A computed fold for a 100-nucleotide RNA from uncultured Paracraurococcus sp., annotated as Glycine riboswitch aptamer. It matches the Rfam family "Glycine riboswitch aptamer". From the family's description: This family represents the bacterial glycine riboswitch. Lineage of the source: Bacteria > Pseudomonadota > Alphaproteobacteria > Acetobacterales > Paracraurococcus. Its mean pLDDT, the model's own confidence on a scale to 100, is 78.

RNA sequence: AUAUAUCGCGCGGGAGAGAGGGGGCCCGCGCCAUGGGCCCUCCGCCGAAGGCGCAACCGGCCCCCGGAAACGCUCAGGCAAAGGGGACCGCGCGAAGCAG
Numbered sequence: 001a002u003a004u005a006u007c008g009c010g011c012g013g014g015a016g017a018g019a020g021g022g023g024g025c026c027c028g029c030g031c032c033a034u035g036g037g038c039c040c041u042c043c044g045c046c047g048a049a050g051g052c053g054c055a056a057c058c059g060g061c062c063c064c065c066g067g068a069a070a071c072g073c074u075c076a077g078g079c080a081a082a083g084g085g086g087a088c089c090g091c092g093c094g095a096a097g098c099a100g
Base pairs, nucleotide, nucleotide: 006095007094008093009092010091011090012089013088018043020042021041022040023039024038025037026036027035044079045078046077050075051073052072053071057067058066059065060064
């Protein structure tokens, strides 16, 4: 002094799965019907916040220990559109800082 990598912030992109059944409440409405919203419950499903794994893989003082996935499980979360969330990717800015 600073690339890659790391962390934070900003912008952009960003999937999947029932407009399911039942009950209750609310809104609109002169009434019924219909529509929408919320809550509870039942069954079916999704995986890309998080979480967990007896797990691929990696490392070590190696038959034990540690780390650990976009894999697996679905606790959480989610399943018309919109909105929200969203691993991950790209660009920019900042921080710290090794190599060269």